c-di-AMP riboswitch aptamer (ydaO/yuaA leader) from a Bacteroidota bacterium, 138 nucleotides, folded computationally. It was read from a public genome assembly, where an Rfam model found it. Its mean pLDDT, the model's own confidence on a scale to 100, is 78. The source organism's lineage runs through Bacteria, Pseudomonadati and Bacteroidota.

[in-house]
RNA sequence: GAUUCGAAAUAGCCUAAUUAAUCAUCAAAUGAUUAAGCGGAGGACCCAAAAUUUGGGGUGAAUUUAGAGCAAUCUGAUAGGGCAAUUCUCUCAGCCCGAACCCGUCAGCUAACUUCGUAGGCUUUGAGGGAAGCCAAG
Numbered sequence: 001g002a003u004u005c006g007a008a009a010u011a012g013c014c015u016a017a018u019u020a021a022u023c024a025u026c027a028a029a030u031g032a033u034u035a036a037g038c039g040g041a042g043g044a045c046c047c048a049a050a051a052u053u054u055g056g057g058g059u060g061a062a063u064u065u066a067g068a069g070c071a072a073u074c075u076g077a078u079a080g081g082g083c084a085a086u087u088c089u090c091u092c093a094g095c096c097c098g099a100a101c102c103c104g105u106c107a108g109c110u111a112a113c114u115u116c117g118u119a120g121g122c123u124u125u126g127a128g129g130g131a132a133g134c135c136a137a138g
Base pairs, nucleotide, nucleotide: 011123012122013121014120018036019035020034021033022032023031024030037118038117039116040115041114042113047108055106056103057102058101059100064077065076066075067074068073080097081096082095083094086132087131088130089129090128091127092126093125
């Protein structure tokens, strides 16, 4: 100096998933409630639309497929998505994901209005440009 593995956090990443206050209780932790922020659903005129068992629909990047298998499931491809150390963005190469769950016969868009969620999982890929910002020097 390079590569690999492991650990750590008053550091950060994916994601809508954060912040504050009050109470239980004197404090911490924990729980509950309220509010703000962020995100989703339902819901008129107008517009759009042919539909209703081959049921239909929603959140999400996660859709469409080929093969094997009695099935569960497995392998490959793919629409699409992620890869951070100031932030955003472009290009090249490389790596990874491409799930799961919900509503319950029912929902196009949709102002007013109504309503729901605010969890969980993790630890970095290199190079070359552009813009903004910060620091230092003059």